[in-house]
């Protein structure tokens, strides 16, 4: 590199280094010479392993020593489908109007499921 599974609306900074773009990818949109993305130390957030007590044996609760990982924006937003809503239509039936019901679009809004992407632990 592959592949199951859980989880991804919350949370968390300073200092020194370096110096250009960076937020995986593609279009937006941000953030950056008032120094960003990255890298060191220290400090915190978290609770995937793990530690411990309970078990109902599905797990639940505690702490945070040790393995990870994290510290702009919801995984920053959409990237494919599906459902309701809104809307429009010189279309179709019903109706006395008014209107109501299917069809059709739609660079609208929402919801829900995927694809991608990240991390964790465990596999061959």
């Nucleotide at each position: 590199a592959c592949c199951u599974u859980a989880u991804c609306a919350a949370g968390a900074g300073a200092a020194g280094g370096g110096g250009a773009g960076a937020g995986a990818c593609u279009g937006g949109c941000u953030c950056a010479a008032u120094g960003a993305u990255c890298c060191u130390u220290c400090a915190g957030c978290a609770a995937c392993c793990u530690u411990g007590c309970a078990a109902u044996a599905u797990u639940g609760c505690a702490a945070a020593a040790g393995g990870u990982g994290c510290u702009a924006a919801u995984u920053c937003c959409a990237g494919a489908a599906a459902c309701a809503a809104g809307u429009c239509g010189a279309g179709u039936g019903a109706u006395u109007u008014u209107u109501c019901a299917c069809c059709g679009g739609c660079u609208u809004u929402g919801u829900u499921u995927g694809a991608a992407g990240a991390u964790a632990a465990g596999g061959a």